[in-house]
Context: one part of a larger RNA
Parts: sequence; C1' cells; structure tokens
RNA sequence: CUGGGCAUAAAGGGUGCGUAGGCGGAUGUGUAAGUCAGGUGUGAAAGCCCUCGGCUCAACCGGGGAAUUGCGCUUGAAACUGCACGUCUAGAGCAUGUCAGAGGCAGGCGGAAUUCCCGGAGUAGCAGUGAAAUGCGUAGAUAUCGGGAAGAACACCGGUGGCGAAGGCGGCCUGCUGGGACAGUGCUGACGCUGAGGCACGAAAGCGUGGGGAGCGAACGGGAUUAGAUACCCCGGUAGUCCACGCCGUAAACGAUGGAUACUAGAUGUUGGACACGCUGAAGUGUUCAGUGUCGAAACAAAUGCGAUAAGUAUCCCGCCUGGGGAGUACGACCGCAAGGUUUAAACUC
Repeated sequence: CUGGGCAUAAAGGGUGCGUAGGCGGAUGUGUAAGUCAGGUGUGAAAGCCCUCGGCUCAACCGGGGAAUUGCGCUUGAAACUGCACGUCUAGAGCAUGUCAGAGGCAGGCGGAAUUCCCGGAGUAGCAGUGAAAUGCGUAGAUAUCGGGAAGAACACCGGUGGCGAAGGCGGCCUGCUGGGACAGUGCUGACGCUGAGGCACGAAAGCGUGGGGAGCGAACGGGAUUAGAUACCCCGGUAGUCCACGCCGUAAACGAUGGAUACUAGAUGUUGGACACGCUGAAGUGUUCAGUGUCGAAACAAAUGCGAUAAGUAUCCCGCCUGGGGAGUACGACCGCAAGGUUUAAACUC
C1' cells in the first nucleotide's frame, strides 16, 4: 500500500461543539481541470517475449518486431466529477400556533425519619447475634409524652414512564435558562453530513482552601468466628460522604453496538402530539408523526441472537484492530499541587 474486520472472538473515541479536510439535493447554460478518443514526440542500448539467421546442436551471438502499461504536445467529445453563472424546493434552517418533561442554574419553603439536648412520667434492663461478647444503663438507660437543635435525603405518586449529547436528573414554590415533539401556512434557498487537530462538558473516588458534620462509614480500636482470620458477623469510629470556589479527567463512562441519510413483511404494549369517527364531551376505535419496549417475515450471523431503535440492503465521513505474555509497562514528551493521566515501544519468551 492492498485486504479483512470492530455486540459477545483483537477492535467504536466517555460525550458534544466545531477548524482543516473528505463527501454532498433537483434543473439549465457555459467551460474543459479530472475523464475519454485520435494524432504526434519521447519512453537509450542491453535484457525479458515473438520471429528469422550464424557457430555441426545448445549455451552464446547477430537482424527484425513486440513490449516499455509512463510523460509532453496537439486535435476533438461533453455523459459523469470539478469550476462559473442562473433557476428550484423534497435536505437544512427561520417565523407562527399548540404541547409534554426528575433538562440546567439560583433562591425560598415543607413534612416524615434519625441523632443529640432540656423537661415530665417510669424501672431494670437495653442493644446485638447462628449463638454470644465487647458496648449502653441505678450518676436512672431502653420504651413513652412535651419542647428544642442540627445535618442529610426526599416514602407514596413511580411506570422496560419522562428529560438530557453523554456523565446524569426525582418533595413543593418562584425567578432565569437550554433542548425537543406536533400542526398548517409563510419565508430563506443546499445554507448540508462527517469531522484529524482544537475547545467544552464529563459518575464515583481523590486533591487544595474555607465551612459543615445528623446518619452512614475506608483507615483504625475492640468483641466474636477460626488452625489462623490483617476478612465475612457485632460494638465503636477518623477521613470521606454535604456546601462554596479551584483542580483531577478516569470507569463494565455499556446497548460492551460511532455519526448521518435512504430503502426493506407484520403483530402487540406504552409516552407526547395532530386528524377523523364517537349526536356535545369523556371512555373507546381508526389514521398519522415523534419517542420508548416486547415478539417476529425476509435478510444477516460461528452460534447466542439481531431484525424499521438492524447486528438487513447501500452511500459518505471519523475512530479503532492485526497471536498470548512482556505491557497499557519502560523511556521521551505533554498535562497535574499530588495521586496520577494521555501518548506509547523493544529485548526476551510461548
């Protein structure tokens, strides 16, 4: 370079925005760079191949041809690609109306529970386990009633329900704010798709500074268990978990399935919209668009399975793989306060 691949065998980047680049709707005219055809020049000789000939043959040698798939110049063609100009509306976008939603940020509020404190009343236990013990309790605990404080999380509703690009998002109210769906009309007129670098976002844990600390709880202490028990069980308990600001940038960041577009039987549930029927309305039924599930024809697949939310049929763009170990390591570089992250080998070995 070519080829074959990437759900589970090695392999989809954690996610988005977007630069360069690659690719790109319908139609007309022009152009002729790509493309195609003819002519011409060149593509040294030798060699290879074909053919004829010379050494008695052959090797070897000589003549001729072919080939040299290329490049230059020139004449022409105009379907396709490109380029220029014009037109269009099916892609894309904007406006208008309606709608659903734990989408995001900030502020405020609420009740249940838990723990602690104060008070009442009350007495010998409570707690815990397989059984116990450590622990708490006559300095009055647990259970119970009243009052108060604090922090964190929001039962029921709640749903293969909803929203978000992903991470993720769940009490109520208010403010600010992003995205989406549907309907029909109007507008712009290809403005599109993808996206190396880049930039932004990115669970948990962890880090820095300051706050906060109810419950839970790495580490740690104790009690058990056990041959031992640096565990599983129990009693405690510090970081942390929470908030603000700043870092970190990872994950089984998973649908282990990149994005976009088009096409290809059906059946059934559910969410949001539109339309029709339902005498009005509702339930319901049907059609249709967008989402989310299950089953399944064809097809695909090694099988499991997938099957309009494709792993089917195709096109475009990006990322990635190429036997196991060594190793996601070493070295270098970049980033980071650190922890470490990213990029990423080889020797050797099977």
Small-subunit ribosomal RNA, central domain from an uncultured organism, 350 nucleotides, folded computationally.
Rfam family: Bacterial small subunit ribosomal RNA. Gene Ontology terms of the family: ribosome and structural constituent of ribosome.